[in-house]
Context: one part of a larger RNA
């Protein structure tokens, strides 16, 4: 010094575990905010550094249930309370909630400084403290109010009007890349993707044919399956990519505008038209016209509606200058219908299901091994329960729970009812040509969307420029024209089928098992790093229970270690389950 043995240190792999992650299914909710939100900073505890909770009423208050013996959070002791005159704890509902943040009285380097008004407070006073208002913008009232007479701008106030800011996907919209790929590259792809930005809802958005079809015929719209990688598009490359039809979920239809008629108000005409008719009487800022505001009317495409003829229709009062007779109109009421998701809309009661705490809930003994029995032996019992967790090893009968019931003072949802609001004449045919969405339809350029890249390029939208007709109209069927179908643009509203999931809550998993599963099982987006924007760890396991080693001993030692004691074990000793290799070491062997 090497080999090999054995016994150890060192390390923390490996095997066990689960607090934590992960994917998914179903239900809920699908938003909070100026009555101060998100998200903080900075108090708050008998001593208290960090989480958590709360807010100067500060690990709380108060009030209504719920629950029944402990209790003061992680967090053990100590103090000191508190508790069957029901506490701690759960829930439901209301008190308090500093500062900073949209942050809003100005200001500002967020958590900080200064104010004016008014009302208490303390003080001789300086002055300091407490409460309440004072931000913009919007709309809508009033009051004033220039240049410049009416007037507008403009100021000022007031409103128990409202809006702002934050939030995970989904959605509608306004913009809008590039690597890439075409094996280069430019048309073209990527891709109307990421982005960015406006804006809304529990969903949006689309949606009631100027729409498909094809000589048959269909009857808003969304979503899913097939047509179909079809028909096309396309440096006809690289790609890119329909629709009608069929089959399925889901179903739901509806209001303006205009003619017209009645009315208010404004400007214009104007003593004459005119006041429903028919006779007396009576009236005349009534009449006409044009504008605008109400309200009735009216909503289609076998065109539809107005005005005007004619048919049919319950009841009552009331109006139309008066009186009578006629007609016409309005309210009421009866019939009849509808209905808070559209077709108009609000508030209220009840009752039923659910939700936010909760509660009942069967059945087992003995022996033996072991530290412990839930294992073995032996008898036995529930079972609408033999899911599943703990419980000193494996428990249907020990806990807590499961199967099956049961339950709410408050308060949320939904759901029926009641009540309550709303809504109605009808028809057929004729006559008239009075109305049926205008800088629009449609051309032209130059573009954009559409599976379609200008191309035979329709359709669809916007920008310039031009510019129409009202049913004898007018659009569309992939140039265009003709025939033939088939629609009614230029005005709005509409639930369900359909996407998401940051949140509650439950459920399941041939998902992981601490180098894995989120980055975070642990005081994790924290330590730590960056000037910023941002990047961003490592760390789980004693034992069944601290029973967590009284007491001696060795040392400079509260370090270590040796006895003695718990424990099943302590080579389980908080640097604690198992405890591999590398490395490093003592003892023996055998070699040089």
């Nucleotide at each position: 010094a090497g080999c090999g043995u054995a016994c150890g240190g060192u390390g923390g792999a490996u095997g066990c575990c689960u607090a934590g992650g992960c994917g998914u299914c179903g239900a809920g909710a699908g938003g909070c905010g100026a009555u101060g939100a998100a998200g903080g900073a900075c108090g708050u505890g008998g001593g208290c550094a960090g989480c958590u909770g709360c807010g100067a009423u500060a690990a709380g208050c108060c009030u209504c249930g719920g629950g029944g013996a402990g209790c003061u959070g992680c967090u053990a002791a100590c103090a000191a309370g508190c508790a069957u005159u029901g506490a701690u704890c759960c829930g439901g509902g209301g008190a308090u909630c500093u500062c900073c943040g949209a942050a809003u009285c100005g200001g500002g380097c967020a958590a900080c400084c200064g104010g004016u008004g008014u009302g208490g407070a303390a003080g001789c006073a300086a002055u300091u403290c407490c409460g309440c208002a004072c931000a913009u913008c919007a709309u809508c009232u009033g009051c004033u109010g220039a240049a410049u007479a009416u007037a507008u701008a403009g100021g000022c106030a007031g409103a128990u009007u409202g809006a702002a800011g934050c939030a995970a996907a989904c959605g509608c919209a306004g913009g809008g890349a590039a690597c890439u790929g075409a094996a280069a590259c430019a048309u073209c792809u990527a891709a109307g993707u990421a982005c960015c930005u406006g804006c809304a809802g529990g969903a949006a958005a689309a949606u009631a044919a100027a729409g498909c079809a094809a000589c048959c015929g269909c009857g808003a719209u969304u979503c899913c399956c097939a047509a179909a990688g079809u028909a096309g598009c396309g440096g006809c490359g690289a790609g890119c990519g329909a629709a009608a039809u069929g089959g399925g979920a889901a179903u739901a239809g509806c209001c303006c505008a205009a003619a017209c008629c009645a009315u208010g108000u404004a400007u214009g005409u104007g003593u004459a038209a005119g006041c429903u008719u028919g006779c007396a009487g009576g009236c005349g800022u009534u009449g006409c016209a044009u504008g605008c505001g109400u309200g009735g009317g009216g909503u289609u495409g076998u065109g539809g509606g107005g005005c005007g003829u004619c048919c049919c229709u319950g009841a009552a009062a009331g109006a139309u200058c008066u009186g009578c007779a006629a007609a016409u109109c309005u309210u009421u009421c009866a019939a009849g219908g509808a209905g808070u998701u559209a077709u108009a809309a609000a508030a209220u009661c009840a009752a039923u299901u659910g939700g936010u705490a909760g509660u009942c809930g069967a059945a087992g003994g003995u022996u033996c091994u072991g530290g412990a029995a839930a294992g073995g032996g032996c008898c036995a019992c529930c079972a609408u329960a033999g899911a599943a967790g703990g419980u000193g090893a494996c428990a249907g009968u020990c806990c807590u729970g499961u199967a099956g019931g049961c339950g709410a003072a408050a308060u949320c949802a939904a759901u029926u009812g009641a009540a309550c609001u709303c809504c109605u004449g009808g028809g057929a045919a004729u006559g008239u040509c009075c109305c049926c969405g205008a800088g629009u339809a449609c051309c032209g350029c130059a573009g954009g969307g559409c599976a379609c890249g200008u191309g035979a390029a329709a359709c669809c939208c916007g920008g310039c420029g031009g510019g129409a007709a009202u049913c004898u109209g007018g659009g569309a069927g992939g140039a265009c024209c003709a025939u033939c179908u088939u629609c009614c643009a230029a005005g709005g509203c509409u639930a369900a089928a359909u996407a998401c999931u940051a949140c509650u809550c439950g459920g399941c998993g041939a998902c992981c098992g601490a180098u894995a599963g989120u980055g975070a099982a642990c005081g994790a987006g924290u330590a730590c790093c960056g000037u910023g924007a941002g990047g961003g760890a490592a760390a789980g396991g004693u034992g069944a229970a601290a029973a967590g080693a009284a007491c001696c001993c060795c040392u400079g030692u509260u370090a270590g270690g040796g006895g003695a004691g718990u424990g099943a074990a302590a080579u389980a000793g908080u640097a604690c389950c198992u405890g591999a290799a590398a490395c490093c070491g003592u003892g023996c062997g055998c070699u040089u």

A computed fold for a 592-nucleotide part of an RNA from a Deltaproteobacteria bacterium, annotated as large-subunit ribosomal RNA, domain I. Model confidence (mean pLDDT): 82 of 100. It matches the Rfam family "Bacterial large subunit ribosomal RNA". Rfam links the family to the GO terms structural constituent of ribosome and ribosome. The organism belongs to Myxococcia, within Bacteria.